[in-house]
Context: one part of a larger RNA
């Protein structure tokens, strides 16, 4: 100087406490372990692996496995020969591939070559999702959005090193003030960036409608006020007042204000730690394979199932369930698309194909909610697993192995032990909508959007984690 202590002091955080809703019990979905298997491809494994890479495994993907093929190779460059290439038909085969026949020449300069392309040959080579993340780059997680981490010059010390960075206050903050053998500086903090919240100016179409007319309808004439949309500005800075403090930094309260003390949320992650993760995104050293650890194809597998764990969804009902009627969003996507309207079907869906390259048209119906009514506390008109059967859609193909619909079937679960998670406000809870990936989809996932909308916080004693100062140490 670090590390460490069931040493001390001090500060912070949904860390505890106070509350609300859960997980752990049931069924199912997904992932993992284990087991099984010809194969169940590989990676990730306390927090910081386990709805993770995967924003979507029927073929493909695909890396695994069984079988069938190829060996200058599916892909690249170079050499030589030959045929233009493209095309059509047949045999064999699960396909890949193998074999056979037919037709038939082009373009540019020129009589030889070239461009593009097929086949054959020899070699240099290609190829590898083979190994090593403990050889690496790049990217990422984590402590942690915690407030720290350092340097120059000076001074102190024999040196390691110290000082600065400590002390008194203060802050979300090494934030700021004061003191001080220190004086300055860098990097983090903050601010600058984006979204939301208020206003002004400007612009009014596809959006809007107060006045003026008008219609079934802002439909049309008209309007630029309002709403909204886009842009540019303004606005918040402890600025003002009072108290407190050391006359400081600041703290407490008040006024005004759309907003008040970082206004709310996001992006932004210091020096470093974990030989953390990734050689399977990519790149790359070394090493290994080269008639195979490379390449092509068909089928299977990644979906298995005594079990264990993790993350979710649906429930267990009356603050509820069924049926009829009624109302209110935001944000997104659409031409290989979105699909109105009308007709058919109990329905999934089928037929038709208007409009929209989108503030115009379509997806689109928001759902909780309100209202009327039915059953009346039960394994039920709760719950919907499982199974049978009849269909629909996508797709070459739905058996392994998709999704959806109708009818029938109607399991467990009556609030969940020890333990444990999230959350401090438009938050939790609850409720629907949309998107990417995508032929379809196992999405209950992930990423967004709005609607309705709480309870509680005495406090820092204790638990977990962290910052600073200080004491001890048989540790380095």
């Nucleotide at each position: 100087u670090g590390a460490u202590a069931g040493g001390g002091g001090u500060c912070c955080a949904c860390a505890c406490a106070a509350g609300c809703a859960g997980u752990g019990g049931a069924g199912c979905a997904u992932g993992u372990g284990g087991u099984u298997u010809a194969a169940u491809u590989c990676g990730a494994u306390g927090c910081a692996a386990a709805g993770u890479g995967a924003a979507g495994a029927a073929c493909c993907u695909u890396a695994c496995u069984a079988g069938g093929c190829c060996u200058u190779g599916a892909c690249a460059u170079g050499c030589c020969g030959u045929g233009a290439a493209u095309c059509c038909u047949c045999u064999u085969g699960a396909a890949a591939g193998a074999g056979a026949g037919g037709g038939g020449u082009g373009c540019c300069c020129u009589u030889g070559g070239g461009a593009a392309u097929g086949c054959a040959g020899a070699c240099a080579c290609a190829g590898g999702u083979g190994g090593u993340a403990c050889a690496u780059g790049g990217c990422u997680g984590u402590c942690a959005u915690c407030a720290g981490c350092u340097c120059a010059u000076g001074c102190c010390a024999u040196a390691a090193g110290g000082u600065g960075u400590u002390g008194g206050g203060u802050u979300a903050a090494g934030u700021c003030c004061c003191a001080c053998a220190a004086u300055g500086a860098g990097u983090g903090c903050a601010a600058c960036c984006c979204u939301c919240g208020u206003g002004u100016u400007u612009a009014g179409u596809u959006g809007c409608c107060a006045c003026c007319a008008u219609u079934g309808a802002g439909u049309u004439u008209g309007g630029a006020a309002c709403c909204c949309u886009g842009a540019a500005c303004a606005g918040a800075c402890u600025a003002u007042c009072g108290g407190u403090g050391a006359u400081a930094a600041g703290c407490c309260g008040a006024a005004g204000g759309a907003a008040g003390g970082u206004g709310a949320g996001g992006a932004u992650g210091a020096c470093g730690u974990c030989a953390a993760g990734u050689c399977a995104u990519c790149a790359u050293g070394c090493u290994c394979c080269u008639u195979a650890u490379g390449c092509c194809c068909u089928g299977g597998g990644u979906a298995a199932c005594a079990c264990a764990c993790a993350u979710g969804c649906u429930a267990u009902a009356a603050u509820g369930g069924g049926u009829g009627g009624g109302a209110c969003a935001a944000a997104g996507g659409g031409u290989c698309u979105u699909g109105a309207u009308c007709c058919c079907a109990u329905g999934a869906g089928g037929g038709u194909g208007a409009g929209c390259u989108a503030a115009c048209u379509c997806c689109a119906a928001a759902a909780a909610c309100c209202u009327a009514u039915c059953a009346u506390c039960a394994g039920u008109u709760c719950a919907g697993a499982u199974u049978g059967u009849a269909g629909g859609c996508u797709g070459c193909a739905a058996c392994u192995c998709a999704c959806c619909u109708g009818c029938a079937u109607g399991a467990a679960u009556c609030u969940g032990g020890a333990a444990u998670u999230g959350c401090u406000a438009g938050u939790a809870a609850u409720u629907g909508c949309c998107g990417g990936u995508c032929a379809a989809a196992c999405a209950u996932a992930c990423a967004g959007c709005g609607g309705u909308g709480a309870a509680u916080u005495c406090a820092u004693u204790c638990u977990c984690g962290g910052g600073c100062c200080u004491u001890g140490u048989a540790c380095a």